RNAcentral holds the sequence, with entries from Rfam and Ribocentre. Predicted 3D model of a 143-nucleotide RNA (c-di-AMP riboswitch aptamer (ydaO/yuaA leader)) from Micromonospora aurantiaca (nom. illeg.).
């Protein structure tokens, strides 16, 4: 001097995932996000009991096909592969095209349509800092 890796600070991205105060590992407040919960509307027959691989929520994360395995076996669960609803990225921002990536996980516990008032809960995690190089139409900023 160069390369590779790791860590701290700083900047930025995905996400509701931030900000502030205090007696600073715990609380409170703001902001944001989600759930429960009337009339009306929607659903369609009531009530009680029993039963259920029941039902429902967060999230982009659903559904379909093929194959293996298991089970309570005209079905269901689970694993793998290929697609897919949907989501993210390609540097203000918007739309379209193109390309790349993701398409998980988890909670409630037999109970939840919508829903004013009201009530409850959450604010985790993960990545990048570049040969600063996708296209088109809008459009913003600067001169």
């Nucleotide at each position: 001097c160069g390369c590779a890796c790791c860590g701290a600070c700083c900047c930025g991205c995905c996400u509701a995932a931030u900000c502030g105060u205090g007696u600073u590992c715990c609380a409170c407040g703001a902001a944001c996000c989600g759930g429960g919960g009337a009339c009306c509307c929607a659903u369609g027959a009531g009530c009680a009991c029993c039963a259920u691989c029941g039902g429902g929520g967060u999230g982009a994360a659903u559904c379909c096909g093929c194959g293996a395995g298991c089970c309570c076996a005209c079905g269901g669960c689970c694993c793998g592969c290929g697609g897919u609803a949907g989501g993210g990225c390609g540097u203000a921002c918007u739309u379209c095209c193109c390309g790349c990536c993701c398409g998980a996980a988890u909670c409630c516990g037999u109970c939840a349509g919508c829903u004013a008032a009201c009530c409850c809960g959450g604010u985790c995690g993960g990545c990048g800092g570049c040969c600063a190089c996708g296209g088109a139409a809008g459009g913003a900023g600067u001169a």